[in-house]
This is a predicted structure of a 349-nucleotide part of an RNA (small-subunit ribosomal RNA, central domain) from an uncultured bacterium.
The coordinates come from a structure-prediction model, not an experiment, and the mean pLDDT is 89.
The full RNA is in RNAcentral, with records from ENA and SILVA.
Context: one part of a larger RNA
RNA sequence: CUGGGUGUAAAGGGAGCGUAGACGGCCGUGCAAGUCUGAAGUGAAAGCCCGGGGCUCAACCGCGGGACUGCUUUGGAAACUGCGCGGCUGGAGUGCAGGAGGGGUGGGCGGAAUUCCUAGUGUAGCGGUGAAAUGCGUAGAUAUUAGGAGGAACACCGGUGGCGAAGGCGGCCCACUGGACUGUAACUGACGUUGAGGCUCGAAAGCGUGGGGAGCAAACAGGAUUAGAUACCCUGGUAGUCCACGCCGUAAACGAUGAUUACUAGGUGUCGGGGGGUAUCACCCCCCGGUGCCGCAGCAAACGCAAUAAGUAAUCCACCUGGAGAGUACGUUCGCAAGAAUGAAACUC
Numbered sequence: 001c002u003g004g005g006u007g008u009a010a011a012g013g014g015a016g017c018g019u020a021g022a023c024g025g026c027c028g029u030g031c032a033a034g035u036c037u038g039a040a041g042u043g044a045a046a047g048c049c050c051g052g053g054g055c056u057c058a059a060c061c062g063c064g065g066g067a068c069u070g071c072u073u074u075g076g077a078a079a080c081u082g083c084g085c086g087g088c089u090g091g092a093g094u095g096c097a098g099g100a101g102g103g104g105u106g107g108g109c110g111g112a113a114u115u116c117c118u119a120g121u122g123u124a125g126c127g128g129u130g131a132a133a134u135g136c137g138u139a140g141a142u143a144u145u146a147g148g149a150g151g152a153a154c155a156c157c158g159g160u161g162g163c164g165a166a167g168g169c170g171g172c173c174c175a176c177u178g179g180a181c182u183g184u185a186a187c188u189g190a191c192g193u194u195g196a197g198g199c200u201c202g203a204a205a206g207c208g209u210g211g212g213g214a215g216c217a218a219a220c221a222g223g224a225u226u227a228g229a230u231a232c233c234c235u236g237g238u239a240g241u242c243c244a245c246g247c248c249g250u251a252a253a254c255g256a257u258g259a260u261u262a263c264u265a266g267g268u269g270u271c272g273g274g275g276g277g278u279a280u281c282a283c284c285c286c287c288c289g290g291u292g293c294c295g296c297a298g299c300a301a302a303c304g305c306a307a308u309a310a311g312u313a314a315u316c317c318a319c320c321u322g323g324a325g326a327g328u329a330c331g332u333u334c335g336c337a338a339g340a341a342u343g344a345a346a347c348u349c
Stems, first nucleotide, its partner, number of pairs: 003321004007303002012317001014201004021194003025088007033081002035077008048066004053061002091191001092188003095184004103177007110154001115149007125136002162169002206247006215241002220236004258316006266294012298305002322349002331342004
């Protein structure tokens, strides 16, 4: 390299959009680049393969044939691929009619709770633990009542429930806005799939500037525990957590399962929409799209997967090729930094 693979053994890119490229529906017609076929030229000799021959055999030598799978020119074929032209509607998209949704962005509003402040009542404890202590409290705490301030998060509903490409999204209202689904079949007429590079998005932590800071809480301090205790437990507590703008670009970014399409027994829940039946009922049957469970064939090393495939096929991309060294070194790109991306070798088993 040909291969064989990628749920858990090494291996699916964190996710999307999309460039080049690769691949691509049905019918008709033309061309003949690929393809197939005929002919000619060339494909030096030696060598190689086959046959028979010469040195006593063999090595070796000589003869005939084959092969040299290729290239060039030329005559033809038109199924398939390609290219051109014309047409189609099943793929794809648009329109129209609907309902569902924590999809996104901005603004406004609300109640519960914690903390703090002020005032009232009230008195000796509170708090915390396995038990304690540190801590708070007679300068009046804890508890309780009233008023106020401020920040953050939205109990119940809430659900193997919904939405989103992923990350993710949950109080209520308004504005703006993306997508999906169902029904219809008016329109376009293959406009499709995938996607190296590229661009965009991307939890938490972290970084920069400016705000904010209730609770929680790395670091830190103290109290315990212990042989020790740089921990687990307790009392405090700063970054941070929150907002705006700008970076970072990672993750067990997981379904550890790339995207798209088609096909392949059933059963049972649930969410959204639709059709039919009907005793109009809290019912039954059917279709489409999601989301779960069970299960046949098949697959699988097993576990298990099984129309949401890990089954049967097709197209495209990414990735793997023994362990350790090592996601390290060097170089390069990016970043304010932290670091990220790309990514070896020696040595060794």